RNA sequence: AGAGUUUGAUCCUGGCUCAGGAUAAACGCUGGCGGCGCGCAUAACACAUGCAAGUCGAACGAAAUAAGUAACUUCGGUUACAAGUUUAGUGGCGGACGGGUGAGUAACACGUAGACAACUUGUCUUGUAGUGGGGGAUAGCCGGAAGAAAUUUCGAUUAAUACCGCAUAAUAUAUUACUACCGCAUGAUAGUAAUAAGGAAGAUGAAAAUCGCUAUAAGAGAGGUCUGCGGCUGAUUAGCUAGUUGGAGUGGUAACGGCACACCAAGGCAACGAUCAGUAGCCGGUUUGAGAGAAUGAACGGCCACAUUGGGACUGAGAUACGGCCCAGACUCCUGCGGGAGGCAGCAGUGGGGAAUAUUGCGCAAUGGGGGGAACCCUGACGCAGCGACGCCGUGUAAAGGAAGAAGGUCUUCGGAUCGUAAACUUAUAUCGAUUGUGAAAAGUAAGGAUGGUAGCAAAGUAAGAAGCCCCGGCUAACUACGUGCCAGCAGCCGCGGUAAGACGUAGGGGGCGAGCGUUAUCCGGAAUGAUUGGGUGUAAAGGGUGAGUAGGCGGCUAGCCAAGUCAUAUGUUAAAGGCUGUAGCUUAACUGCAGUAAGGCAUAAGAAACUGGAUAGCUAGAGUGCAGGAGAGGUAAGCGGAAUUUCUAGUGUAGCGGUGAAAUGCGUAGAUAUUAGGAAGAACACCAGUGGCGAAGGCGGCUUACUGGACUGUAACAGACGCUGAGGCACGAAAGCGUGGGGAGCGAACAGGAUUAGAUACCCUGGUAGUCCACGCUGUAAACGAUGAGUGCUAGGUGUCGGGGAGGAAUCCCCGGUGCCGCAGCUAACGCAAUAAGCACUCCACCUGGGGAGUACGACCGCAAGGUUGAAACUCAAAGGAAUUGACGGGGGCCCGCACAAGCGGUGGAGCAUGUGGUUUAAUUCGAAGCAACGCGAAGAACCUUACCAAGUCUUGACAUCCCCCUGCCGGGCGAGUAACGUCGCCUUUCCUUCGGGACAGGGGAGACAGGUGGUGCAUGGUUGUCGUCAGCUCGUGUCGUGAGAUGUUGGGUUAAGUCCCGCAACGAGCGCAACCCUUACUGCUAGUAGCUAACUACGUAAGUAGAGUACACUAGUGGAACAGCUCUGGAUAACAGGGAGGAAGGAAGGGAUGACGUCAAAUCAUCAUGCCCUAUAUGUUUUGGGCGACACACGUGCUACAAUGUAUGAGACAAAGUGAAGCGAGCAAGUAAUUGGGAGCGAAGCACAAAAAAUCAUACUCAGUUCGGAUUGUAGUCUGCAACUCGAGUACAUGAAGCUGGAAUCGCUAGUAAUCGCGAAUCAGAAUGUCGCGGUGAAUACGUUCCCGGGUCUUGUACACACCGCCCGUCACACCAUGGGAGUCGGAAAUGCCCGAAGUCUGUGACCCAACCUGAGAAGGAGGGAGCAGCCGAAGGCAGGUCGGAUGACUGGGGUGAAGUCGUAACAAGGUAGCCGUAUCGGAAGGUGCGGCUG
Repeated sequence: AGAGUUUGAUCCUGGCUCAGGAUAAACGCUGGCGGCGCGCAUAACACAUGCAAGUCGAACGAAAUAAGUAACUUCGGUUACAAGUUUAGUGGCGGACGGGUGAGUAACACGUAGACAACUUGUCUUGUAGUGGGGGAUAGCCGGAAGAAAUUUCGAUUAAUACCGCAUAAUAUAUUACUACCGCAUGAUAGUAAUAAGGAAGAUGAAAAUCGCUAUAAGAGAGGUCUGCGGCUGAUUAGCUAGUUGGAGUGGUAACGGCACACCAAGGCAACGAUCAGUAGCCGGUUUGAGAGAAUGAACGGCCACAUUGGGACUGAGAUACGGCCCAGACUCCUGCGGGAGGCAGCAGUGGGGAAUAUUGCGCAAUGGGGGGAACCCUGACGCAGCGACGCCGUGUAAAGGAAGAAGGUCUUCGGAUCGUAAACUUAUAUCGAUUGUGAAAAGUAAGGAUGGUAGCAAAGUAAGAAGCCCCGGCUAACUACGUGCCAGCAGCCGCGGUAAGACGUAGGGGGCGAGCGUUAUCCGGAAUGAUUGGGUGUAAAGGGUGAGUAGGCGGCUAGCCAAGUCAUAUGUUAAAGGCUGUAGCUUAACUGCAGUAAGGCAUAAGAAACUGGAUAGCUAGAGUGCAGGAGAGGUAAGCGGAAUUUCUAGUGUAGCGGUGAAAUGCGUAGAUAUUAGGAAGAACACCAGUGGCGAAGGCGGCUUACUGGACUGUAACAGACGCUGAGGCACGAAAGCGUGGGGAGCGAACAGGAUUAGAUACCCUGGUAGUCCACGCUGUAAACGAUGAGUGCUAGGUGUCGGGGAGGAAUCCCCGGUGCCGCAGCUAACGCAAUAAGCACUCCACCUGGGGAGUACGACCGCAAGGUUGAAACUCAAAGGAAUUGACGGGGGCCCGCACAAGCGGUGGAGCAUGUGGUUUAAUUCGAAGCAACGCGAAGAACCUUACCAAGUCUUGACAUCCCCCUGCCGGGCGAGUAACGUCGCCUUUCCUUCGGGACAGGGGAGACAGGUGGUGCAUGGUUGUCGUCAGCUCGUGUCGUGAGAUGUUGGGUUAAGUCCCGCAACGAGCGCAACCCUUACUGCUAGUAGCUAACUACGUAAGUAGAGUACACUAGUGGAACAGCUCUGGAUAACAGGGAGGAAGGAAGGGAUGACGUCAAAUCAUCAUGCCCUAUAUGUUUUGGGCGACACACGUGCUACAAUGUAUGAGACAAAGUGAAGCGAGCAAGUAAUUGGGAGCGAAGCACAAAAAAUCAUACUCAGUUCGGAUUGUAGUCUGCAACUCGAGUACAUGAAGCUGGAAUCGCUAGUAAUCGCGAAUCAGAAUGUCGCGGUGAAUACGUUCCCGGGUCUUGUACACACCGCCCGUCACACCAUGGGAGUCGGAAAUGCCCGAAGUCUGUGACCCAACCUGAGAAGGAGGGAGCAGCCGAAGGCAGGUCGGAUGACUGGGGUGAAGUCGUAACAAGGUAGCCGUAUCGGAAGGUGCGGCUG
C1' cells in the first nucleotide's frame, strides 16, 4: 500500500466481498512448563448453608467463674477479701466507610471551568475560656402474667460519661442605633453601645499525668447548593406549560429558591428543535486509524444511582440508611391457624436461564479500616492459594556427525523422482519435567509468615516424559494421484461438481502458524461508500416548475476608536492510573518501581490591532432614482375584420358521392356530390415568419383603442452600500381534470358500426358524447428540459443576427445589451462544454449516497373528487447504471455483385417403373447421413460371401500377434464315417540341419500374461471432408491518435472479375488470399516418322496403303512461337481504365480444369484408418447353416420411359471421340427366331478385338385413335453367370397390353459449342445400371434492366443483442414458498389524566384521658411542658372511567419478492414493424390502446 467481482473487450460511476488489528469471548481439533493478568456480558431471576460490623469493663450497675491471701474445718470443704477472665443489659463510638450491581436516569446525572456576600461539618490539628452545685428516673436482675413461637406485659428494686433543672460565661446568636472601609448588587468586614436568650461528665492512676466533656475562633479534609459550556436518535413527535413564569408576603430548610402556601399579574419554553417517544449509567480511559475521526465504557480509578417492588420518616455530624425501622404489594418459609419470619446487585456456593464464565479454600503475616488508653478484638476489604491455554509474555519438545541416498509410502514417460540427513547408527550434553538434599528475601519487630518446604541453589542420571492445527482454483504462500459423476458435497466473493475435478472425499507431497491452530460473533480499518482534513448533482443517484421576499448566512472604498472573534505571553487547572521518553527491579519479556513530559480544552490577568466584527464620520466604482430616446406575439379589458369549415334557404344539374393498400359501413332519385347566390354560427388568425422578438417560469402571433409591467441605449443631475442569496411562509404555474352558468362550427377520449386479423377490446375508415371556447372558482402536476439553481469577478479568437448609440462622404469600423454557430487554453469517464462554461475563484440555497421492494404502505397536511405533498421498513439480488469500442442484427439508408430476379429454353410436381429416405411391420428388416450443406448419399455394384442384423448349433489362450513348457513330425494329398453345415472321428502316405546334445520350422497339448470387439463416447481426439465461397476478403511490423477497449493503414474519389490498379490521405511497408506460374482445348514453326499417313514414283491389281518406297500432307507427341490493351480513335484527371476500330486462328481474364485465405457451423465421420477413457472376457469375441438388409396401407426426394406425326415401325445406308482387353477381348465361319452356342484367327494392342456409333439422310407404311402411341403387369418356353438364381439376378422368344392424351399449388436447371437432343465407353464386377464418371455427334432462344425475391461484399446509422434476432424482453393468469399492508375484532403492555378509597408517616389542630424531674403550694392540687387518642392537609398501593402510544394475534383481503417448468398474447430494444417517452383523462383478459398538451433521450 491494495485486491476480486457488472462487459465480447474498455474507461467510469457504484455497491458487495477479502487481506490487517482488537476482544471479559464461545465452539471444533489438539495440549509440556512457568510468570503476569482476567473470569455470569444472559434472569436488577429465585436462593439452602456458612461467613462478610463490630468494639469499649479505663462510662455503668449486675451476673458467672476464679489464681491468690486470711480465718475456720469433720480435711470433703466453708467463710471473708479478691488480682484476673467472660459477658446479656444501660451507655459511647462505629454500622452513612469498606464491598456489590448498572435496573432506573437524556438529568446540573456526568465532564470541565467557575460561584456561595446563600451553607453544614462527628472524629483530627492549632488556639482561647471553662469543667461549680443539685435532682428524678430506667433497662438489666428478682417476682408474676399472656403466647406454639416471635415477643409482649404488670409489680418491686438499681447505676452511670444515660436523662433534667440552676449558677457562671464568650470575639458565638438575635434585635436596635452609630463610625470606618470594601464590594457590580443584595450586602460584607472591623469597632462601639444597649437588651434578650444561652454550656459542661466524668474515667484510669499512689501521684505526675493521660483520656474525655462544654463553649468558642480558625485550619484541614468531607459534603450541600447554584451557574457557563460539552457529549445519543427520531419532526411520520410542532406546539408545550396553572405552581406553570414573575412579584411582594408568610412558612420551611444547614442554606438560596414556587421548596410550600394565600394573594396579584399573565407570563415562561420552542425551528439555535420545546414537548413527546426510543435508547443509554457518565468520565479518566480502551480498540482502531497516518491523522481527523469512528466505535466502546470489562478489569483499574473518580462521580452518580440502586439494594425484592413502591411509599415513608426516625436516629444521627452525616442516611431518607445493602447485612436499621414503619406501611403497602408480590413471593418464600414456620405455625398449635390465633399469628409470625425473610430479602446474597457482600464472599464462597445452589437451582434456573444461556454458546458461555471459577473454590461452600488459607490468613489477618503485610496494606488499609472500625472500636479501645493499651494489650487486643473484628475485617470474604485485602494478602495469598485452587480451577480455566481466556489473554499477553517467556521457554522447551533436543544438538553434532551420519548416503547403502536403506526399508516403506506416493508419483512415474518405468529410466527414475520424492519424503530425505529425515530415520537407523555414532558421539557429547541436560533448559523444562521427574528424583534427592538444602532453602530464602519481601520483614519494618521484643516476638509473630497465610503464601511456603514455594522461589532459588546443589547433586546424581537418562534423549528418556513433551506437536499439533489450518490451508494448497484466483484474491493468497503452497500440486499431484485415486474415488465420485450437477450425485455426494464445497463456498468469504467470484464460483467448483453433468466420466480425465490442482475447487468435493482420501492419500502422498507442499505452504502457514505453532502449545496452539481454525471457525463463529462483534468493533475500527481498508471505505475519499457521509468527504472539516477529503466527494458530488448536463447524460451514471442527485438543481426545487418559477418568482418576489421573512428569519438566517455572506457582503464595496477611506479614516481613527473599541477589543467580541483572532494572535501571542503568563498563571491556574485538566486527580491518580494509563500513553510517550529515560532509567531501574524480577535470569529475559510480559509485569512493575522511579523521574521527566506533550497536544488539546476551560478559566483568569495584562497586552497587540493586520483581518472579521461593533459603534462613529465620510466616499462613489455596487445597487437605485431622475431626464431624453427608440424596440417588442409582455399583461388585462373592450371593439372591429376577412379567408376557410359546417349548416340553412333558393337556383342550375344528374347518378353517383365519399373513403381506402383494397374495401365496406355512411350519404344520395324524398335529388346528394359538384356549382351559383344569399343568410347564420362558433372557433382559429394563412402569407409576413426568421436557431427573429418579449416575458421570472408556465407562456405570448389578425387589426384598433384604453390601462399597465419590465428590459435596453444615451446622459451623469440626485442619493450614498440602500447589496447578494434565501429555510419556512406567500404568489404565479402547460395540458388533462373538477364545480356553477353559458356556448358548441370544426376537431374529438368514451361509445357504435365497417374493415384488417388466428384473435384485434388497436393501428385504417364512417359517425360521435364529454371535452376543447367564455365567465367565476378549484386542482398544482409534466421529458414544467439547456434533463445545466441564483449572484459577482476573471480567462485567445472568428463569424452571423436583433435593439440602441458613436465615428465616417461611403464602404466599413468601434461601444453597450440580447440571441446563435465554430473554436483555443482549461475541464470532463467519455460524449462534449468552452465569455450565454460543464473553465478559474467566492457567497447563499436545494438535492444525492447500490439495484429492486417504492415514490409504495402507514401517519400527517392540502383537495369537492381525481389526487397531490411529505415519505419508510421487512424481504431480495451482486449487481443495477453512464459513455465510448468491436462485432452481429434491423420489416434503417447509400453503392456493388451473382441464372438472384427479369427475358427465354427445357424440366420436376400428375402416370407406370427404377432407386434412396421416412413411417409401419418384423425374430431381424444391421449401422451411419437430417434445411440449404441427409434422401441413385457411405454403397465404383447385398443370391452365398460381403454382413456389421436375426434364429439355431459349435469353440474358449481362442479365427489373428508375442513369450514359456511338453509331445509329435508336419503341411499337403488320398480314402472312409458322420453332420443342415462348420466343428468332429478313423485309416494310409509324410520334413530339414546337426558337433547327435540339440536346433530351425510346423502341428497338437498345457499354464498364464494376453488376444479379440463394425461395443459406447465425433460433446475427449488425430486425420479426412462438407459449407459460407473461387466470395474478396483476413492480418501483421513500425509510426501516429486515443486514459483505454481500439482506431489509422484497409476509409475517401475513380476503376476492376478481384483489398485489381490509379490518385488523394499520418501513415509507411509487409504477409496469407486475388492474379500469374501448372494441365487441357483452339492457330502455327521445328524435330520425330511406326503399329499412323499416302502427294509424287513403281508394282500387283476388280477393288483396297495391299506391297516397294516416301515422311510432303493428315495424325501422333515432344519442344518453341503467338495476345500484351501492343496499334489507332474517343472518353477519363494528362492516371488507372473504359467504348469503338484495324490486323489476327484467337481481343480485352480467349474457353475449360487443378488450385479453396483468417475463420464459422462443439457441421460430418470412433463403421475407412489411427487413438484417450469407459465397457465386455465360456462373450458385446470366433465360427457354421438358414434367414434378413429386397417386407408394404402410405408419404417425400432423385431418375428412366412415355403420353406421340419435329412421331412410330420397316428397309436402305453415312460420319465420331474417348476408352478397355490375358482366369481377358474374342474376329471371320457355322447353329439357333433370339438371348446365345460351337469353334477358335488375331492381339498384352496407334498393330488384333470389343465395335454396330445413334440421332441425321433417303424410301415406304401409319393419319390423330388410348392408336402400328405407350410399354407396366402377367403366362409359357428357353439362354447365360455362378457350389447355388425359391425368398432374390440379367438377357431372349411368343403371348398379355395397365396407367398415361403434357400434369394444381408450388418448384428446379441453364447465358454458347451452353441448354436441349443422340448414341459410345469405363470403373465396380462371376453375374447383375434407368445410377456414377467420362466421350464425342446434331445444336438453339433470350438478357430491356436492377424496382422486387434470395444470397453475398462494402460504407454508414440505430440498438436494452454479444449463446449475438432462432437475440433480448413486458404484463395478466395457474402452482409453491417468503416477508409485508388493510381487517370485524381479540389479548396482554407503557406513560399520563380525572374521580374514588386511603396504609405508614411528617406537619397542623385538638387533646375531657395519661405523665417522675421545673415553678407555685403546708398539703390536696394547680401551672409550664410532654404524650396517648381524635380530626385535617398531603399521601403509596388499589379501584373506576374515557382517551393516547406502541406490541402480539385474526376469518378474509391487497399488492410485493423468489422459484425448475407452465398458459395467453408480443408492449419495449432496429423506423421493433402504429417512433418512443412524460403528465393527465378514459377504456380494455394482459402487456396496453386512444384523446389533449409537452419532450427528443
Small-subunit ribosomal RNA from an uncultured Eubacteriales bacterium, 1497 nucleotides, folded computationally.
Its mean pLDDT, the model's own confidence on a scale to 100, is 83.